[in-house]
RNA sequence: UUAUUGCUUCGGGGCGAGGUGAAAAUCCUCACUGGCGGUACAGUCCGCGAGCCGAGGUCAAACCCAAAGAUUUGACCUAAAGCUGAAUCGGUUAGAUUCCGAUACCAACGGUUACAGUCCGGACGAGAGAAGUGAACC
Numbered sequence: 001u002u003a004u005u006g007c008u009u010c011g012g013g014g015c016g017a018g019g020u021g022a023a024a025a026u027c028c029u030c031a032c033u034g035g036c037g038g039u040a041c042a043g044u045c046c047g048c049g050a051g052c053c054g055a056g057g058u059c060a061a062a063c064c065c066a067a068a069g070a071u072u073u074g075a076c077c078u079a080a081a082g083c084u085g086a087a088u089c090g091g092u093u094a095g096a097u098u099c100c101g102a103u104a105c106c107a108a109c110g111g112u113u114a115c116a117g118u119c120c121g122g123a124c125g126a127g128a129g130a131a132g133u134g135a136a137c138c
Base pairs, nucleotide, nucleotide: 004135005134006133007132008131009130010129016030017029018028019027031118032117033107034106035048036047037046038045043105044104051083052082056077057076058075059074060073061072062071064069087103088102089101090100091099109121110120111119
């Protein structure tokens, strides 16, 4: 120095005001928020993560059985594939769907006196990844 590998740490933000109502941080008006890598600086481009699904596996219980084993239910773990939201116009520039200006749009699941991106919960979880440190090898 290159690639490999161990460990440690870090690793998601946001409802304030008014209205209606018996009841709304959930509806209506305004407000507010934006994970990770790539790329001219990105919630809306490309890709990833979270979420859903889930062959299969483990455990427990019930039941059938001489036994092997089968079936059902529950809990937990999980590969691949699949599903999974939203942007335009103008300007600057060599170059921007990323910057500047304007106007838009989007946001899992379960819960709730009333429908949730912002409240509560799974979650003191998981995680794309980021940083630090060590090892061996050359």

The RNA shown here (FMN riboswitch aptamer (RFN element)) has 138 nucleotides. Of the family's consensus pairs, 100% are formed in the model. The coordinates come from a structure-prediction model, not an experiment, and the mean pLDDT is 79.